[in-house]
Molecule: SAM riboswitch aptamer (S box leader)
Organism: Hufsiella ginkgonis
RNA sequence: CGCUUAUUAAGAAAGACGGAGGGAUUAGACCCUGCGAAGUCUUAGCAACCUGUACUUACAAGGUGCUAAAUUCUAUCCCGGGCGGCCGGGAACAGAUAAGUA
Numbered sequence: 001c002g003c004u005u006a007u008u009a010a011g012a013a014a015g016a017c018g019g020a021g022g023g024a025u026u027a028g029a030c031c032c033u034g035c036g037a038a039g040u041c042u043u044a045g046c047a048a049c050c051u052g053u054a055c056u057u058a059c060a061a062g063g064u065g066c067u068a069a070a071u072u073c074u075a076u077c078c079c080g081g082g083c084g085g086c087c088g089g090g091a092a093c094a095g096a097u098a099a100g101u102a
Base pairs, nucleotide, nucleotide: 002101003100004099005098006097007096008095013043014042015041016040017039021032022031023030026075027074028073029072044067045066046065049063050062051061052059053058054057071094076091077090078089079088080087081086
């Protein structure tokens, strides 16, 4: 990197270093950011996928993960409303995470 399955509108931030970008990618929209972005480290927290301990629902010690906004929203298809700009809903695709697998 490929494949399979599950989840994806819940939840959870401070400090130090750093010094201009960031929100996965392309496009558009919108937003965060010198009242300090990305990144790294420390501490804290959330969660409960795997493991574990009790046994059907708890705990949170270990392995991951995560801690602005729904995965920020839209893009393809379908349905509904509207003359229309557009609005609402569903599915798919893509992404993310976990567990497994050739």